Annotation:
Large-subunit ribosomal RNA, domain VI from an Aquificaceae bacterium, 254 nucleotides, folded computationally. Its Rfam family is "Bacterial large subunit ribosomal RNA". Gene Ontology terms of the family: structural constituent of ribosome and ribosome. The coordinates come from a structure-prediction model, not an experiment, and the mean pLDDT is 83.
Context: one part of a larger RNA
């Protein structure tokens, strides 16, 4: 900006890509076929290699907003108790969330014409002959069925519903976010709301707070108490913030 009214929502499938990969092993069978030595098609089963796609139950990894131990300073506040700086001071550990060495799928399997090739019937050329006419079989490889895009497929397609001449239907600006992201896009939501924080509550993680009591001269250790603190994960709650409202939206159509 085109698709000769303006939208939303769901599709068609011209035509383009991608794929369609390779073992081992039992077994049919030590059978066919071989003197023997050897040794099958063909099928049935397992089981894995690549490669692609998903995914966090389960293994792990990360995980400087969580938890705990710790040295050494230093500052609240002298103690006890906390921050701060040291590479997140170092260390043990780990929730989502990313992730792979984890897990789950797929990679199968049929039709269709055909190569080489194998053959039927069959003459020219009384015979032969797969080929001249005629008919069949045939590969990983070619065409479809498999996956993605995809009507700007100017041949620009389809259903469906809305809107009725009113700035309408919708769309957009603005917020609150997001498993969506560089902006942008996209997806949720905006008081008729659970979209975000906050709070409750559960799951999880750390691993037993402070305090205050006992026990010991102390160091420490025990009860209170599976404690106390808890990012991002599931749920519930209008307490806080999504208010008000603004631009944009047809006349060759009905």
């Nucleotide at each position: 900006c085109g698709u000769a009214g303006g939208a939303a929502u769901c599709u068609u499938g011209a035509g383009g890509g991608g794929g369609u990969u390779c073992g081992u092993c039992u077994u049919u069978a030590g059978u066919a076929c071989g003197a023997g030595a050897g040794g099958a098609c063909c099928g049935a089963g397992a089981u894995g290699a690549g490669g692609c796609a998903g995914g966090c139950u389960c293994u792990g990894g990360u995980g400087u907003a969580c938890c705990g131990g710790u040295u050494g300073u230093u500052u609240c506040u002298c103690c006890a108790g906390a921050g701060g700086c040291a590479g997140u001071g170092c260390c043990g550990g780990g929730u989502a969330g990313c992730c792979a060495u984890c897990c789950u799928g797929c990679u199968a399997c049929g039709g269709g014409a055909u190569c080489a090739g194998c053959g039927c019937u069959g003459a020219a050329a009384g015979c032969a002959u797969c080929u001249a006419a005629g008919c069949g079989c045939g590969c990983a490889g070619c065409c479809c069925g498999c996956c993605c895009c995809a009507a700007g497929a100017u041949a620009a397609g389809g259903a469906u519903u809305c809107c009725c001449c009113a700035u309408c239907a919708g769309g957009g600006u603005g917020g609150u976010g997001g498993g969506a992201g560089a902006c942008u896009a996209c997806c949720a939501c905006c008081u008729u709301g659970a979209u975000a924080g906050g709070c409750c509550g559960c799951a999880g993680g750390u691993g037993g707070a402070a305090g205050c009591u006992c026990a010991g001269c102390a160091a420490u250790g025990g009860g209170u108490g599976a404690a106390g603190c808890c990012g991002a994960g599931c749920g519930g709650u209008a307490c806080u913030a999504a208010u008000a409202g603004c631009c944009c939206g047809a006349u060759u159509g009905g």